[in-house]
Source information:
The RNA shown here (transfer RNA) has 71 nucleotides and comes from a Candidatus Aenigmatarchaeota archaeon. Rfam family: tRNA. The family's RNA type in Rfam is transfer RNA. Model confidence (mean pLDDT): 81 of 100.
RNA sequence: GCACCAAUAGUCUAACGGUAUGACGUCAGCUUCCCAAGCUGAUGGUCCGGGUUCGAUUCCCGGUUGGUGCA
Numbered sequence: 001g002c003a004c005c006a007a008u009a010g011u012c013u014a015a016c017g018g019u020a021u022g023a024c025g026u027c028a029g030c031u032u033c034c035c036a037a038g039c040u041g042a043u044g045g046u047c048c049g050g051g052u053u054c055g056a057u058u059c060c061c062g063g064u065u066g067g068u069g070c071a
Base pairs, nucleotide, nucleotide: 001070002069003068004067005066006065007064010024011023012022018054025043026042027041028040029039030038047063048062049061050060051059
């Protein structure tokens, strides 16, 4: 330099173009003499900039970061 892959919550992870899923964590409540465990609820997210579309995590273009391969 070229090609390919990946980027979603504090962490891990799912998602045919149609309200973004689940777990851990955190907070509150229940339970307990107290703690832990358990149960219920809440919290918090699509790497960045454009385009296509009624509608984009998803499709297209460019960029950033990381990884793999070739030279």